[in-house]
Overview:
Predicted 3D model of a 94-nucleotide RNA (Glycine riboswitch aptamer) from Sporanaerobacter acetigenes. Taxonomically the source falls in Sporanaerobacter (Bacteria, Bacillati, Tissierellia, Tissierellales). The RNAcentral record of the sequence draws on MGnify. Its Rfam family is "Glycine riboswitch aptamer". From the family's description: This family represents the bacterial glycine riboswitch. Gene Ontology term of the family: glycine biosynthetic process.

């Protein structure tokens, strides 16, 4: 690093109407912690000053890569259970 045992582990309507008999469809509200996207320094390119020319240093882009618990809400989710980023712990593997 990975896989995997135990143990902690948030956050929002048990909302509405319809059909059905317990699962789907359709309305309104919300959450942010499985994935998923979005981008900051910064890099890299290009294009400008500078130079006599390169190089260095500077400026610029509606260009490319580019992190998060931050934005987004596309999946997901709002009684409990399950699931859960992630934390701490034994065990494999490399």
């Nucleotide at each position: 690093a990975a896989a995997u045992g135990c143990g902690g582990g948030a956050g929002a309507g048990a909302c509405c109407a319809a059909g059905u008999c317990u699962u789907u469809u359709g309305g309104c509200g919300c959450c942010g912690a499985a994935g998923g996207a979005g981008u900051a320094a910064g890099u890299a390119u290009g294009g400008g000053a500078u130079u006599u020319g390169c190089c260095a240093u500077u400026c610029u882009a509606u260009u490319a890569c580019g992190a998060a618990g931050c934005u987004c809400u596309c999946a997901g989710g709002c009684a409990a259970a399950g699931g859960g980023a992630c934390c701490g712990u034994g065990u494999u593997u490399g």